[in-house]
Molecule: Bacterial RNase P class A
Organism: Clostridiaceae bacterium
RNA sequence: UGAGAGUGCCGGGCUGCCGCGCGAUUUGAACGAAAGUUGAAUUGUGAGGAAAGUCCGGGCUUCGCAGGGCAAGGGUGCCGGCUAACGGCCGGUGAAGGCGACUUUAAGGAAAGUGCAACAGAAAGAUACCGCCUCGUCAGAGGUAAGGGUGAAAUGGUGAGGUAAGGGCUCACCGAUCAACCGGAGACGGAUUGGUCCUGUAAACCCCACCCGAAGCAACACCGUGGAGAGACAAUACGGCGGCCCGCCGGUCUCGGGGAGGUGGCUAGAGCGUCUCGGCGACGACACGCCCAGAUAGAUGGCAGUCGAAUACAGAACCCGGCUUACAGGCACUCUCGGAAU
Numbered sequence: 001u002g003a004g005a006g007u008g009c010c011g012g013g014c015u016g017c018c019g020c021g022c023g024a025u026u027u028g029a030a031c032g033a034a035a036g037u038u039g040a041a042u043u044g045u046g047a048g049g050a051a052a053g054u055c056c057g058g059g060c061u062u063c064g065c066a067g068g069g070c071a072a073g074g075g076u077g078c079c080g081g082c083u084a085a086c087g088g089c090c091g092g093u094g095a096a097g098g099c100g101a102c103u104u105u106a107a108g109g110a111a112a113g114u115g116c117a118a119c120a121g122a123a124a125g126a127u128a129c130c131g132c133c134u135c136g137u138c139a140g141a142g143g144u145a146a147g148g149g150u151g152a153a154a155u156g157g158u159g160a161g162g163u164a165a166g167g168g169c170u171c172a173c174c175g176a177u178c179a180a181c182c183g184g185a186g187a188c189g190g191a192u193u194g195g196u197c198c199u200g201u202a203a204a205c206c207c208c209a210c211c212c213g214a215a216g217c218a219a220c221a222c223c224g225u226g227g228a229g230a231g232a233c234a235a236u237a238c239g240g241c242g243g244c245c246c247g248c249c250g251g252u253c254u255c256g257g258g259g260a261g262g263u264g265g266c267u268a269g270a271g272c273g274u275c276u277c278g279g280c281g282a283c284g285a286c287a288c289g290c291c292c293a294g295a296u297a298g299a300u301g302g303c304a305g306u307c308g309a310a311u312a313c314a315g316a317a318c319c320c321g322g323c324u325u326a327c328a329g330g331c332a333c334u335c336u337c338g339g340a341a342u
Base pairs, nucleotide, nucleotide: 001338002337003336004335005334006333007332008331009330010329012307013306014305015304016303017302018301020046021045022044023043024042025041026040027039029038030037031036048313052324053323055322056321057320058319059318060216061215062214063213073212074211075210076209077208078092079091080090081089082088093107094105095104096103097102108207109206113205114204115201116200117199129148130147131144132143133142134141135140156174157173158172159171160170161169175198176196177195178194179193180192181190182189183188220264221263222262223261229255230254231253232252233251238250239249240248241247271290272289273288274287276285277284278283
């Protein structure tokens, strides 16, 4: 200096003016049956790394459910660990790709059973088209997977022996797989001996192991005026007008599902930051410090100045842990393969 690989982080800052939500304090008035709502001033605070998709896992709530087992349905699927849990993460193993840093991986079982294997091809576990061999009444019959041909795939591969011709039929070597042995916590690795029913397919049914009750904050809980309706009182009563009588007017009270309206749920949490310690790591432990939106038609914005530029994707709606997807621009560290110079 060129081309790459991996990990982590930021994603506007400051100043001024104006505006909005929420909390606290002070204060005023109005509305409402009530709960509650509303004005002003001061002050504090106010979106994200993905708030997104709603794909997994959990908290919470209501319903269901004695415990355990079986069945159905769904999910997961190399090994070990982390975690509240996970289909997530970390560290490994095998396989595939890359010169390499490194990347990818739905990676249990095909020797339980069933199915499927397009086109081509005679035949896709069961077979004889050509060829080869034997027999032959010359039509054919039998044997044969070595050779040809078809195919993504044709009886594990190569060579030799053997054979009528051939074939793991036999032998040697090389594979695959199973058992024994050694190493490892395990996936798995290794060499030797022995065995072998050695086509593929389980993101086909299926088998095996493990896990799973359902629905979701429009969950759910509470307050609750009036109306429908129900009950009590029964006229010499009760309420209103009125000082009282007369008179006039009116029935009065209680309960009341759902709905309107209001409140809670609602944000202090598997929380965030820093230091130290344990661990390769995911993560865990101790100490100290911090409080960080909570709306309900839904606030979080606008303008100007300035800083190289500030422009990307996008915006909370019960909460948390992940995954996936989108993203202008920028920063830090480590590593690989080249080139040049010393």